[in-house]
A computed fold for an 87-nucleotide RNA from a Pseudomonadota bacterium, annotated as Glycine riboswitch aptamer. Rfam family: Glycine riboswitch aptamer. Gene Ontology term of the family: glycine biosynthetic process. The sequence was found by an Rfam model in a public genome assembly. The prediction has a mean pLDDT of 82. Lineage of the source: Bacteria > Pseudomonadati > Pseudomonadota.
RNA sequence: CGCCUCGAACCGGGAGAGCGCGGGCCAACCCGCCGCCGAAGGCGCAAGCGCCCGCAAUCGCUCAGGCAAAAGGACCGGUUCGUUCCA
Numbered sequence: 001c002g003c004c005u006c007g008a009a010c011c012g013g014g015a016g017a018g019c020g021c022g023g024g025c026c027a028a029c030c031c032g033c034c035g036c037c038g039a040a041g042g043c044g045c046a047a048g049c050g051c052c053c054g055c056a057a058u059c060g061c062u063c064a065g066g067c068a069a070a071a072g073g074a075c076c077g078g079u080u081c082g083u084u085c086c087a
Stems, first nucleotide, its partner, number of pairs: 006082008018034001020033005035067003041063001042061003048055002
């Protein structure tokens, strides 16, 4: 110096599940009643890593969030900027 790694911004792709019923005021939103989804977040564990009152997934739970569109969305790709450690 370059690549990888990690982080951020922007662009693109991105699943699942009732346009549920009643009331407030048509929707949004609020309250109540059921039925569902898991890929924001959160919680719990498996393999594994560790030896610490441990960490840990796309697994489990569904608190939160969501169940027409919109928005969001783990993750993937691209562009730009930044960024190490060990050998």